Model confidence (mean pLDDT): 82 of 100. This is a predicted structure of a 96-nucleotide RNA (Glycine riboswitch aptamer) from an Anaerolineales bacterium. The organism belongs to Anaerolineales, within Bacteria.

[in-house]
RNA sequence: GUGAUGGGGAGAGACCCACCAAUGUUUGGGCACCGAAGGGGCAAAUUCGGCAGUGGGCAGCGCCGGGUGAAACUCUCAGGUAAAAGGACCCAUCUC
Repeated sequence: GUGAUGGGGAGAGACCCACCAAUGUUUGGGCACCGAAGGGGCAAAUUCGGCAGUGGGCAGCGCCGGGUGAAACUCUCAGGUAAAAGGACCCAUCUC
């Protein structure tokens, strides 16, 4: 570091309309939200190429473009907005 088990673990409409006898779930339509499954984006730094000047020459410095480049930042695709489930991350134990 990976995986497993146990414990802890936030945020945001139990939203409105339609169908269904009612409720729940699902489906269709609508508006409003959250960020901590997953996923996307970027800084410094570093590196490559080109251009111009300086310079004996190189290097360095300057400008332009590309690559690598983190997150709990950011996007809100996915997911989520009563409970349940899930849940980054933390702790403990075990395993490879």